[in-house]
RNA sequence: CUCUUAUCAAGAGCGGCGGAGGGAAUAGGCCCUGCGAUGCCCGGCAACCGGCAAAUCACUCAAUUUGCAAAGGUGCUAAAUCCUACAGCCCGUGUACGACGGCGCUGGCAGAUGAGAG
Numbered sequence: 001c002u003c004u005u006a007u008c009a010a011g012a013g014c015g016g017c018g019g020a021g022g023g024a025a026u027a028g029g030c031c032c033u034g035c036g037a038u039g040c041c042c043g044g045c046a047a048c049c050g051g052c053a054a055a056u057c058a059c060u061c062a063a064u065u066u067g068c069a070a071a072g073g074u075g076c077u078a079a080a081u082c083c084u085a086c087a088g089c090c091c092g093u094g095u096a097c098g099a100c101g102g103c104g105c106u107g108g109c110a111g112a113u114g115a116g117a118g
Stems, first nucleotide, its partner, number of pairs: 001118008013042001015041003021032003026085004043077003048073002051068006081110001086107004090102004
């Protein structure tokens, strides 16, 4: 880097360093930020892998499910993945096609993270 698969509306500091932009990319919007953001460290959150226990299958293994701990490997720690971009549907404005609006719904694209494979 590519592929497969699961998850992505919950949760997480009134700390230290540091100094200017930041919220993945493009566009539009909307936000955060010298009342020091992004980042790094510490702290914390969670429980994907791993660990432990139990249940299911006649037994073992495997698998699946449930629970426990969190000192192991990752991850995360403003806002839904901040929102929208594509398709279908629903609601509203409008006589109506069109159009516009909707913190409406479903799917897709893209992305993030874990696990596995190349």
Molecule: SAM riboswitch aptamer (S box leader)
Organism: Planomicrobium sp. YIM 101495